Large-subunit ribosomal RNA, domain IV from a Candidatus Saccharimonadia bacterium, 380 nucleotides, folded computationally.
Context: one part of a larger RNA
RNA sequence: CCUUCGUUAAGGAACUCGGCAAGACAGCGGCCGUAACUUCGGGAUAAGGCCUGCUUUUGGGUGUGUCACUGGGGAGUUGAUAGUUUGGCUUCGGCCUCACCAAUCCACUCCCCUACGAUGCACCCGAGAGCCGCAGCGAAAGAACCCAUGCAACUGUUUAUCAAAAACACAGGUUUGUGCGAACACGAAAGUGGAUGUAUACGAACUGACGCCUGCCCAGUGCUGGAAGGUUAAAGGGCGGAGUGCAAGCUCCAAACUGAAGCCCCAGUGAACGGCGGCCCUAACUAUAAGGGUCCUAAGGUAGCGAAAUUCCUUGUCGGGUAAGUUCCGCCCUGCACGAAUGGCGUAAUGCUAUGGGUACUGUCUCAACAAAGGACUCG
Numbered sequence: 001c002c003u004u005c006g007u008u009a010a011g012g013a014a015c016u017c018g019g020c021a022a023g024a025c026a027g028c029g030g031c032c033g034u035a036a037c038u039u040c041g042g043g044a045u046a047a048g049g050c051c052u053g054c055u056u057u058u059g060g061g062u063g064u065g066u067c068a069c070u071g072g073g074g075a076g077u078u079g080a081u082a083g084u085u086u087g088g089c090u091u092c093g094g095c096c097u098c099a100c101c102a103a104u105c106c107a108c109u110c111c112c113c114u115a116c117g118a119u120g121c122a123c124c125c126g127a128g129a130g131c132c133g134c135a136g137c138g139a140a141a142g143a144a145c146c147c148a149u150g151c152a153a154c155u156g157u158u159u160a161u162c163a164a165a166a167a168c169a170c171a172g173g174u175u176u177g178u179g180c181g182a183a184c185a186c187g188a189a190a191g192u193g194g195a196u197g198u199a200u201a202c203g204a205a206c207u208g209a210c211g212c213c214u215g216c217c218c219a220g221u222g223c224u225g226g227a228a229g230g231u232u233a234a235a236g237g238g239c240g241g242a243g244u245g246c247a248a249g250c251u252c253c254a255a256a257c258u259g260a261a262g263c264c265c266c267a268g269u270g271a272a273c274g275g276c277g278g279c280c281c282u283a284a285c286u287a288u289a290a291g292g293g294u295c296c297u298a299a300g301g302u303a304g305c306g307a308a309a310u311u312c313c314u315u316g317u318c319g320g321g322u323a324a325g326u327u328c329c330g331c332c333c334u335g336c337a338c339g340a341a342u343g344g345c346g347u348a349a350u351g352c353u354a355u356g357g358g359u360a361c362u363g364u365c366u367c368a369a370c371a372a373a374g375g376a377c378u379c380g
Stems, first nucleotide, its partner, number of pairs: 001375004006370003010366002014364001019361001029051004037042001039209001053131015071113007079105003083100002087096003132136001137142001144359007151351002156168002172207007184193003210346004215276003220273002222269005229264003235258002240253005277295005304338001305335001316332001318330003
């Protein structure tokens, strides 16, 4: 010096692209308390406080065990006493058996009200006194937090091996195709998937929760529809002509006319591909231009947002934060070159997301020092 690990006076992010790394605070449980905002569910364990050990005394509660135990009422069952009664036996005294009815009593079971004592054990909730230590969830384990903004609603998925994200997906929205032997896809085909589904279904495309919304242009391109006319292939047709042959004939060229889709043409269609101007002048300070003129276009960018993940000039101007701020936040609008499902603008919650600020904390630093283990180094 390298790797790993530990401690540090005073300061405490001055380090640095950036608190990267490290450390610290907090951490479990109980009690108190808890904002903006909000889709009323959340945010939230928000934040922020207090308590926690041991010994002893004492109070209360719950459950359970043992002992003791007052009075009343209701219901049911069994038994006893009295009467009536069926059948059997009989020595006519009775006995056994069946059924019915009223009252009383005893025993047992259940329910309701009431009076509830003593004690053991377990658990819970307290209160008082004392004791010890720096420290009582005494070790380990177990959230650092707050403010503001961009993006994406969210959970999820992804470049196995430099990217986890704002990219993909998503529920939701819209358009379009498809009537079933469906469209579509794989396959020379048979066939199979779609689907043992049937338009509340399936395929394709775009957007991407939710809230408020989604403007103008159909001239071009595309798609859909139309069929009068023009053009248009093979084919049909065959005027006329050529070759050859003695001829009959054979072979060939070929005009008019008939002749589909398509294209030309006519409409529609933007949550189809896409597009959404220029110059000049003008108000009683100045400035600005509600307004006017003119040219062009298919139509000239509406709402909302805006130096933005978009702003070149630019570190725009102003305000906030800092002693000092190319970053950040809030306005402005002069938008080089935002803009409405290639979605526009908001938005609670969520995020190993991006950015700025703060509290706490620290060897990140001022500025370095020391200790440990293993290397390096020396000897072997």
Background: Lineage of the source: Bacteria > Bacteria candidate phyla > Candidatus Saccharimonadota > Candidatus Saccharimonadia. The coordinates come from a structure-prediction model, not an experiment, and the mean pLDDT is 81.